About this RNA: c-di-GMP-I riboswitch aptamer from a Planctomycetota bacterium, 89 nucleotides, folded computationally.
RNA sequence: CGGCUGAAAGGGCAAAACCGGUGAAAGCCGGUGACGCAAAGCCAAGGGCCUAACUCGUCUUACGACGACAAGGCAGCCUAGCCGCCAAA
Numbered sequence: 001c002g003g004c005u006g007a008a009a010g011g012g013c014a015a016a017a018c019c020g021g022u023g024a025a026a027g028c029c030g031g032u033g034a035c036g037c038a039a040a041g042c043c044a045a046g047g048g049c050c051u052a053a054c055u056c057g058u059c060u061u062a063c064g065a066c067g068a069c070a071a072g073g074c075a076g077c078c079u080a081g082c083c084g085c086c087a088a089a
Stems, first nucleotide, its partner, number of pairs: 005087002012037002017032006035076001041082002045079003048074003055068005
């Protein structure tokens, strides 16, 4: 100095659940809380997954029901990209 590596130290993040807020929902934000994480830092470009308000279609006298749809989401599912702390064997 390096990474298909991860001992130690110091620090970091925070799953489920509950409470409050927000949203049509998925989800997100704050608090409590720690299942885990060496990128559980950033990014929604490709794949994947979640939701289906709007819109369209079908049915219905109507209310409404059902189906399709992302312009809404998930980075703690994978890949690509960006950036980065410590360091023994």
The model forms 100% of the base pairs in the Rfam consensus. Model confidence (mean pLDDT): 89 of 100. It was read from a public genome assembly, where an Rfam model found it.